[in-house]
The RNA shown here (c-di-GMP-I-GGC riboswitch aptamer) has 80 nucleotides and comes from Aeoliella mucimassa. Taxonomically the source falls in Aeoliella (Bacteria, Pseudomonadati, Pirellulales, Lacipirellulaceae).
RNA sequence: ACCGACAAAGGCAAACCUGCCGCGAGGCAGGGACGCAAAGCCGUGGAUCUCUCUCUGGGGAGACAGCCUGGUUACCGGAC
Numbered sequence: 001a002c003c004g005a006c007a008a009a010g011g012c013a014a015a016c017c018u019g020c021c022g023c024g025a026g027g028c029a030g031g032g033a034c035g036c037a038a039a040g041c042c043g044u045g046g047a048u049c050u051c052u053c054u055c056u057g058g059g060g061a062g063a064c065a066g067c068c069u070g071g072u073u074a075c076c077g078g079a080c
Stems, first nucleotide, its partner, number of pairs: 003077002011036002016031006034066001040072003045068002048063006
């Protein structure tokens, strides 16, 4: 480098609930844990979703990314 332990120290936090923001997808905070070896960060190319224009193909603006892919940084070091 790669890889991922019935290891060690830790970390994150789904659904749901409450409050707030947003036309909306959804986001933020608190509670809460389904899970996660990048479930850290970014947003390359897709997927899915929202709003809007066209109405016929399609166009534009967004959301998410814990859906896949890509970029980047990183704890530990038994096996490989």
The sequence is in RNAcentral, with records from Rfam.